The prediction has a mean pLDDT of 82.
A computed fold for a 75-nucleotide RNA from Deltaproteobacteria bacterium UBA2409, annotated as transfer RNA.
Its Rfam family is "tRNA". About the family: Transfer RNA (tRNA) molecules are approximately 80 nucleotides in length.

RNA sequence: GUCCCCAUCGUCUAGCCCGGUCUAGGACACCUCCCUUUCACGGAGAAAACCAGGGUUCGAAUCCCUGUGGGGACG
Repeated sequence: GUCCCCAUCGUCUAGCCCGGUCUAGGACACCUCCCUUUCACGGAGAAAACCAGGGUUCGAAUCCCUGUGGGGACG
């Protein structure tokens, strides 16, 4: 330099190909409440995310372009 892959709650991840359906779902962790003499276990609940900018569209996490960051192949 060329090409490929990835980026979503604190962490891991589903959804993306094939745009719309409840408030973007789940697991773990944290927090609150219940249970317990207490802790643990168990039950209930809350908070929490689409890398950035632009475009297409009535409507974008999803499609298109550019950029950023990470990983890989070739030279």
It was read from a public genome assembly. NCBI's taxonomy places the organism under Bacteria, delta/epsilon subdivisions, Deltaproteobacteria.